[in-house]
Context: one part of a larger RNA
RNA sequence: GAACGAGGUCCAUCCAGUGGUAACACUGGUGAAGACCUAGUGGCGAACGGGUGAGUAACACGUGAGCAACCUGCCCCGAAGACUGGGAUAACACCGGGAAACCGGUGCUAAUACCGGAUACCCCCAUCUGAUCGCAUGUUUGGAUGAGGAAAUGAAUUUCGCUUCGGGAGGGGCUCGCGGCCUAUCAGCUUGUUGGUGAGGUAACGGCUCACCAAGGCUAGGACGGGUAGCUGGUCUGAGAGGACGACCAGCCACAUUGGGACUGAGACACGGCCCAGACUCCUACGGGAGGCAGCAGUGGGGAAUAUUGCGCAAUGGGCGAAAGCCUGACGCAGCAACGCCGCGUGGAGGAUGAAGGCUCUCGAGUUGUAAACUCCUUUCAGCAGGGACGAAGAUGACGUUACCUGCAGAAGAAGCUCCGGCCAACUACGUGCCAGCAGCCGCGGUAAUACGUAGGGAGCAAGCGUUGUCC
Numbered sequence: 001g002a003a004c005g006a007g008g009u010c011c012a013u014c015c016a017g018u019g020g021u022a023a024c025a026c027u028g029g030u031g032a033a034g035a036c037c038u039a040g041u042g043g044c045g046a047a048c049g050g051g052u053g054a055g056u057a058a059c060a061c062g063u064g065a066g067c068a069a070c071c072u073g074c075c076c077c078g079a080a081g082a083c084u085g086g087g088a089u090a091a092c093a094c095c096g097g098g099a100a101a102c103c104g105g106u107g108c109u110a111a112u113a114c115c116g117g118a119u120a121c122c123c124c125c126a127u128c129u130g131a132u133c134g135c136a137u138g139u140u141u142g143g144a145u146g147a148g149g150a151a152a153u154g155a156a157u158u159u160c161g162c163u164u165c166g167g168g169a170g171g172g173g174c175u176c177g178c179g180g181c182c183u184a185u186c187a188g189c190u191u192g193u194u195g196g197u198g199a200g201g202u203a204a205c206g207g208c209u210c211a212c213c214a215a216g217g218c219u220a221g222g223a224c225g226g227g228u229a230g231c232u233g234g235u236c237u238g239a240g241a242g243g244a245c246g247a248c249c250a251g252c253c254a255c256a257u258u259g260g261g262a263c264u265g266a267g268a269c270a271c272g273g274c275c276c277a278g279a280c281u282c283c284u285a286c287g288g289g290a291g292g293c294a295g296c297a298g299u300g301g302g303g304a305a306u307a308u309u310g311c312g313c314a315a316u317g318g319g320c321g322a323a324a325g326c327c328u329g330a331c332g333c334a335g336c337a338a339c340g341c342c343g344c345g346u347g348g349a350g351g352a353u354g355a356a357g358g359c360u361c362u363c364g365a366g367u368u369g370u371a372a373a374c375u376c377c378u379u380u381c382a383g384c385a386g387g388g389a390c391g392a393a394g395a396u397g398a399c400g401u402u403a404c405c406u407g408c409a410g411a412a413g414a415a416g417c418u419c420c421g422g423c424c425a426a427c428u429a430c431g432u433g434c435c436a437g438c439a440g441c442c443g444c445g446g447u448a449a450u451a452c453g454u455a456g457g458g459a460g461c462a463a464g465c466g467u468u469g470u471c472c
Base pairs, nucleotide, nucleotide: 003041004040006038007037008036009035010034014029015028016027017026018025019024051255052254053253061179062178063177064176065175066174067173070172071171072170075168076167077166078165079164080163081162083117084116085115086114092107093106094105095104096103097102122149123148125146126145127144128143129142130141131140133138154160155159181227182226183225188218189217190216193215194214195213196212197211198210199209200208230252231251232250233249234245235244236243237242257278258277259276260275261274280291281290282289283288308334310333311332312331316330317328318327319326320325347377348376349375350374357368358367359366360365381413383408384407385406386405387404391399416461417460418459419458420457421442422441423440427456428455429454430453431452437444438443
């Protein structure tokens, strides 16, 4: 498979055989139209998306300009066209080498693969000539002559593609002004260095590279060196000025085991491409090969410390395709962790001159304390059962035992942590005796400790509370 040739499977028909009297059944072969599968050639994508912050103090970033010095596949608009030929090659078949990775030879074949010739509205180059504009080099434009340059009329029958030229959109490249770290216990730095002429190279300017010539260029307004660092929108803090930071999200840059290099291509010097070298790991028949999680999960290690080898392409977005559709750890979801923020619950009302128990005591009592018991209620959340969406415009829902609604049962399943000398809110008893210990600072403890330990009581926060580190 709507660019191309081939191989395979299914299959109508036909032929042969076996069984059968026959209808027919079974087996083998052939194999149209068609359907499906497969590797290969060809096209597009793979340069997006995703990750990380090592390097980088730089036109890397931010901002504002410039390019009269540039490129741009797919997309949009406009103009013009596609004539005529050719030779291969993979697949495949056969042969061979190798442990493997893989490789070689012979033969055959196709194309929107590749290569000639023709044509040229037009484009490019050279020479001559006119006009116009500009900040310089120069730009724009008209004409003449000469040289050069295309294509697949392919596939389908809505259309989609091919070639050349002009324009656009979006994307990129280059140049410049200004801005943003520390260090002078770094004071001089530089030879492609600074400039010129010519050449090469690039999409393009340029010492980008080279030959020759000149001797320049930067620097106390900090060159050069050293240290540190991705930059920004922003984030935290603060009344602000400022200070510190750059996790998540977004923009830009750089990197992809370490270093170097180019190829292909519109675009790369290319994370899941190639080559070389290094380190490391693995396979080996010892000849030789293979690999690169800073993708998503996951393992080991390191560490005070950081999650699932989950579900789905249903949505959004991307690539390819005419479409159906395929791919997509982007993404959408779910899982784990009080990691943060926010909200809620762990019950509510009543209930004694006040049970018991605990603690204290001047032995009278006080306190725990309306607290409990007890009485009357309520049912959030969790639980069980039933119903049940939006996300989807026709089909399509991973989430999903979803959200949400209704019913049922029963106070039932649900409170801790720090502190109580002053700063600082909250006090007594016992134990201990400069011991054991506490401590952010002042300081406590050596026999009556509100400062240590325990208990009772109290204070503050609360699904958290305290400690440590760090920023303001």